[in-house]
RNA sequence: GCAGGCUUAACACAUGCAAGUCGAGGGGUAACAGGGGAGAGCUUGCUUUCCCGCUGACGACCGGCGAACGGGUGCGUAACACGUAUGCAACCUACCCUUCACAGGAGGACAGCCCCGAGAAAUCGGGAUUAAUACUCCAUAACAUCACGGAUUCGCAUGUUUCCGUGAUCAAAGUUCCGGCGGUGAAGGAUGGGCAUGCGGCCUAUUAGUUUGUUGGUGAGGUAACGGCUCACCAAGACUACGAUAGGUAGGGGGUCUGAGAGGAUGAUCCCCCACACUGGUACUGAGACACGGACCAGACUCCUACGGGAGGCAGCAGUGAGGAAUAUUGGUCAAUGGACGAAAGUCUGAACCAGCCAUGCCGCGUGCAGGAAGACUGCCCUACGGGUUGUAAACUGCUUUUAUGUGGGAAUAAACCCCUGGAUUCUUCCGGGGCUGAAGGUACCACACGAAUAAGGAUCGGCUAACUCCGUGCCAGCAGCCGCGGUAAUACGGAGGAUCCAAGCGUUAUCCGGAUUUAUUGGGUUUAAAGGGUCCGUAGGCGGGACAUUAAGUCAGUGGUGAAAGCCUUCAGCUUAACUGGAGAAUUGCCAUUGAUACUGAUGUUCUUGAGUACACCUGAAGUGGGCGGAAUGUGUCAUGUAGCGGUGAAAUGCAUAGAUAUGACACAGAACACCGAUUGCGAAGGCAGCUCACUAAAGUGUAACUGACGCUGAGGGACGAAAGCGUGGGGAGCGAACAGGAUUAGAUACCCUGGUAGUCCACGCCGUAAACGAUGAUCACUCGAUAUUGGCUUCGGUCAGUGUCCAAGCGAAAGUGAUAAGUGAUCCACCUGGGGAGUACGCCGGCAACGGUGAAACUCAAAGGAAUUGACGGGGGCCCGCACAAGCGGUGGAGCAUGUGGUUUAAUUCGAUGAUACGCGAGGAACCUUACCAGGGCUUAAAUGCAGAACGACCGGCGUGGAAACAUGCCUUUCUUCGGACGGACUGCAAGGUGCUGCAUGGUCGUCGUCAGCUCGUGCCGUGAGGUGUCGGGUUAAGUCCCAUAACGAGCGCAACCCCUAUCUUUAGUUGCCAGCGGAUAAUGCCGGGGACUCUAGAGAAACUGCCAGCGUAAGCUGUGAGGAAGGUGGGGAUGACGUCAGAUCAUCACGGCCCUUACGUCCUGGGCUACACACGUGCUACAAUGGGAGAUACAGAGGGUAGCUACAUAGCAAUAUGAUGCCAAUCUCAAAAAGUCUUUCUCAGUUCGGAUUGAGGUCUGCAACUCGACCUCAUGAAGGUGGAAUCGCUAGUAAUCGCGCAUCAGCAAUGGCGCGGUGAAUACGUUCCCGGACCUUGUACACACCGCCCGUCAAGCCAUGGGAGUUGGGUGGACCUGAAGAUGGUUGCUGUAAGGCGCUAUUUAGGGUAAAACCAGCGACUGGGGCUAAGUCGUAACAAGGU
Repeated sequence: GCAGGCUUAACACAUGCAAGUCGAGGGGUAACAGGGGAGAGCUUGCUUUCCCGCUGACGACCGGCGAACGGGUGCGUAACACGUAUGCAACCUACCCUUCACAGGAGGACAGCCCCGAGAAAUCGGGAUUAAUACUCCAUAACAUCACGGAUUCGCAUGUUUCCGUGAUCAAAGUUCCGGCGGUGAAGGAUGGGCAUGCGGCCUAUUAGUUUGUUGGUGAGGUAACGGCUCACCAAGACUACGAUAGGUAGGGGGUCUGAGAGGAUGAUCCCCCACACUGGUACUGAGACACGGACCAGACUCCUACGGGAGGCAGCAGUGAGGAAUAUUGGUCAAUGGACGAAAGUCUGAACCAGCCAUGCCGCGUGCAGGAAGACUGCCCUACGGGUUGUAAACUGCUUUUAUGUGGGAAUAAACCCCUGGAUUCUUCCGGGGCUGAAGGUACCACACGAAUAAGGAUCGGCUAACUCCGUGCCAGCAGCCGCGGUAAUACGGAGGAUCCAAGCGUUAUCCGGAUUUAUUGGGUUUAAAGGGUCCGUAGGCGGGACAUUAAGUCAGUGGUGAAAGCCUUCAGCUUAACUGGAGAAUUGCCAUUGAUACUGAUGUUCUUGAGUACACCUGAAGUGGGCGGAAUGUGUCAUGUAGCGGUGAAAUGCAUAGAUAUGACACAGAACACCGAUUGCGAAGGCAGCUCACUAAAGUGUAACUGACGCUGAGGGACGAAAGCGUGGGGAGCGAACAGGAUUAGAUACCCUGGUAGUCCACGCCGUAAACGAUGAUCACUCGAUAUUGGCUUCGGUCAGUGUCCAAGCGAAAGUGAUAAGUGAUCCACCUGGGGAGUACGCCGGCAACGGUGAAACUCAAAGGAAUUGACGGGGGCCCGCACAAGCGGUGGAGCAUGUGGUUUAAUUCGAUGAUACGCGAGGAACCUUACCAGGGCUUAAAUGCAGAACGACCGGCGUGGAAACAUGCCUUUCUUCGGACGGACUGCAAGGUGCUGCAUGGUCGUCGUCAGCUCGUGCCGUGAGGUGUCGGGUUAAGUCCCAUAACGAGCGCAACCCCUAUCUUUAGUUGCCAGCGGAUAAUGCCGGGGACUCUAGAGAAACUGCCAGCGUAAGCUGUGAGGAAGGUGGGGAUGACGUCAGAUCAUCACGGCCCUUACGUCCUGGGCUACACACGUGCUACAAUGGGAGAUACAGAGGGUAGCUACAUAGCAAUAUGAUGCCAAUCUCAAAAAGUCUUUCUCAGUUCGGAUUGAGGUCUGCAACUCGACCUCAUGAAGGUGGAAUCGCUAGUAAUCGCGCAUCAGCAAUGGCGCGGUGAAUACGUUCCCGGACCUUGUACACACCGCCCGUCAAGCCAUGGGAGUUGGGUGGACCUGAAGAUGGUUGCUGUAAGGCGCUAUUUAGGGUAAAACCAGCGACUGGGGCUAAGUCGUAACAAGGU
């Protein structure tokens, strides 16, 4: 700038305005002005009083026109209301235009005015007088109207046009400036309306039947007009599944929003139509109304009142209250446009034009532009202290001035009417010139001045979705459109910095369309995801084979009419641009009419045989119904034989049996079902159908091609059939067997198992009408590769037709799969689906004897529910295999005492960690102090250590004191070097500390475990839409994913194995500290010595083992063998070595490290205490319980280690621990060091012992500053439990278990019986893989994926929510019945009135409203009651998912 602005209460309204105008229709004169006359005052031209309608004008009144327009609203209305297209031969139309004709005469009133009266008022009554374009009468009159007659045109019919004749009826108004204006009748036009009809556009069938003026006719009345519009009579019709009636909702359209379109939603502003005007009814006036700002009546409400009566209707413009999330000024002007009246001036106009308010929307403009890096400071972030970002941003320099502000100027919209004037003129008007008129508005616009000056916010920043960091918080506070964030490192909460997107706006909310092909016409589906009706027959309907002809309804084409304007689109133009507005065009996909075309569909007729049916012949079957017959089995009864059990189960018991069961035999009876045949078969529409046979009935198939000639397909409603169970009546009842009883099982067991057993199962008749009624696959027709089996028929044996199966191609499918028996490709018809739950429930209706069935929702709630397939994991699924896993053995643990660790308890503290396997003689390979992290107390605060810098000093250390538990505090003594630059030293100050405080769920590193199990992956290729698969599976084989064969796989990697170390054999080299065969020497004796390298040994290098050889088996890999050879034989034995990963496994206390926390303390020093406590429980061990032993004496044989702050020979002392002295050895030299079991001799003799050694007492030794808490050892004494260990449980497969001793680390010493090593002696057993445990592979099921320690169901208890039933109660709208009945209208009328027209009164009918009673429907509330849904951690069980344990 342009537009828009009560979406709710058609709720109620104060106040003002919104419809008047005409004096050129009239009588007039209340107000104003002029004039005239009279009077008064005086300032002598002013004021004032009275009179005169004389003039301009004009209140009220009579009269005319208007008020039916314009403006508002959307209550009602599902209707010819609206839209569109037609028709009216069935109609009206004031004002306007054209044409024709006419206007003569007469009369009486009523308002007003005046007088009187009533009343508070509104208003009313009476009397007198009066005008008109008001009213009445008479005349005239037709192309008007009516009646009759004649002729005539048109039409589908009723009908109708035109002309002629006769008869009847109805008109008028004046005014004037003389130009006119107005009046009456008729015709035509224009405009506006009325009526009728076709077609079109909402929801509910849980509304299926509706209707009596109803449907039609005849006649009449009424209307402008047709018509049941109304009435009388007659007929019995009319509408409806193509949805009547009823209920709910709703003004309709042009258009608007959205969408690719088709559609969907909507009906604000603007335009058209309708309806309404407080609610309901009614008419009057009028050309037009049943009338928004008229009337009457009734009702509700409000107001006035003198209580007697009255007044009112904003859904006009403003405005008020109320309601609401929410919507404006009690503004200006008639200047323009338009309207009413008027001759005109003009008046009126809340129509309209303007202004005001509101970021409500759309559009335009600005809030500066350029330069400017020390990339400034602040802020924020990181940090290695140097960066990043804000950011060219700012400052600063230059430039511009829209806008704002100030000053000045300043429009268009206006041209008419009218006035003046010129010309033309048909005398009525037209053309030209001049003049008058602006609410908006001093507005738009223009110029100048001024100076970056006057002008930026909102949301967001996890993904979708553009934009990231820090701090705070700690499942809190909060966020959230969906998914989802938040439980201490939050890009998701809050704040900050930064960024992103829009911008005078930005977000939120609500609503509509879209995306959504998610209702699918365009354009979906139905095996398993939701969805095929249980099956067939069949009505309506839909669809339908070949040929010819006719027609032209559908269809197609042309033309004409219409499809208002505005809007949308295109283009041009006007406002500075745009929005906006204007011009033109296009479009308006529609409807109607008409002309043509005839392929297809339809209609009609004729015809054909291939669809369908018929005939004849053959053949098939557990097809159906009824009857007859049969044997086996079972049960029962009788008789017989016979004796103690039978029966039943996982095991039992109930039960039966000595009154004789079970068993066996004979006979009899009963009911039900039909073994074998039998099948992967057959038949039937489905359900279903099975001994044999007879009768009746139906059907398929094949063959022939004789007959009919499209007779067909499907099938909403409808009908019939329809397993089992169940119901009714009557039979029957052997076996089986719900309910029930008993016995078991069990924690329980209202179950599974057992013993009984009633309904039922069977028959006849009648109901029920449902099933996983399944091929989870509707019916019919046509077409589309192959292979194979089978049933029936025909066959010329080639095949073919009809069924029933399997495998597969293409195709289809989400996949699984399907695949001529389609889920493929097409056609027709029907049924059904539209997220899960609530729920196949409730209510209603229908059916049923009932049980129940059919139809079939909503509130509420969730973000999923579901399908197919994949990979895992799991299974009280399957297969195969392995392991000291079981089994077979040996020895233990669990019992005792002690040691040690843990739990618990205790405590000032008993520091911390480790907790199934995978913690518990673990971290710790050594807690008296220290360690030490804990506790108590006492100290220190740049600190216990180190570095750097600064300034000062010559100390510090050491010694001696004092206080003290010590640390520490304090005193005294002593105290540098120097080349004079400084060095050194400690103390002081500053900067860097320190923390065994928290988080192993922030981490690195390291480790445990599955597991030394054989697995885990990749590249390329191939398969699959994909997840993924293949390889890695299969057949063999192995200790092994070891190897071989096969193979859409071919290769490769990490693992396995090997390479490494020790050990077993040999060779060689080298011999000291080792060795000593031979030679020599020496000794009491000894490799002691000379020598030696032979041997042992030491320690370097090599050799050796590979299924290499043989035999058998096998394709091979490989296996087997008391094979050969060999020291060793099939990995010789042992070690090191631990794939991808799992357990948020362990460790922040080894160490490192992010974050957090402490800083005169959570740091640090010291003393003492504690980690060693002790009703108890557990783990791991030691020693034992004894004779395979204990004690004593004698005696033999190792290996591997350690040693100078050490090991120590030897000697002496001591009973001993040890001490003293002394020597060797830094070690194949010396030493620890004695090995022990063993062997020999002897003793003990089965006992709580000569077993066992705990505990305790006493005395000692050693280490150490110090053995009280709290060390080890020695000696003497003491001499506990314990007599082989319950349930249960552990280790071990050979130099192993068992048993015996030796050494080492740590360490002053030692709580070591622990740990790590070493050697000595040295077994037993393995049938085997059923079971327990763990593991590997393949396969299968799965509702698990936190992966079975999974998932998950129902009752009960608690809270919340919506809902059904419910005695009743309250309300609402609706229909009918009865009573009453206003105004009005229509009809009648003998009364009254008027000259008349007529009016009044009375009366009949009708009706709004009111009342009464009954009933139906829809809602609200309702004690109580039913189920349902939801809600981290309630109770009881364990129903489902695995064979889910029935």